RNA sequence: GGGCUCGUGGUCUAGCGGCUAUGACGAUUCGUUGACGUCGAAUAGGUCCCCAGUUCGAAUCUGGGCGGGCCCA
Numbered sequence: 001g002g003g004c005u006c007g008u009g010g011u012c013u014a015g016c017g018g019c020u021a022u023g024a025c026g027a028u029u030c031g032u033u034g035a036c037g038u039c040g041a042a043u044a045g046g047u048c049c050c051c052a053g054u055u056c057g058a059a060u061c062u063g064g065g066c067g068g069g070c071c072c073a
Base pairs, nucleotide, nucleotide: 001072002071003070004069005068006067007066010025011024012023018056027043028042029041030040031039049065050064051063052062053061
């Protein structure tokens, strides 16, 4: 330098162009307990990596950039 692939709450992850973006773990609060743990319930937490384009509508499609991984040189 070239090709492929990935980027979504603190972590991991689902998400045929259309309902308020899904779930688990973790966190906080409440209940249960003498207390801790377990268990149950609730709550908070996301500018979906960035910029532009297409579209009535983009996390999703297109182009460019940035970053990670793999391969070639």
Overview:
Predicted 3D model of a 73-nucleotide RNA (transfer RNA) from a Candidatus Woesearchaeota archaeon. The sequence is in RNAcentral, with records from ENA. The prediction has a mean pLDDT of 81.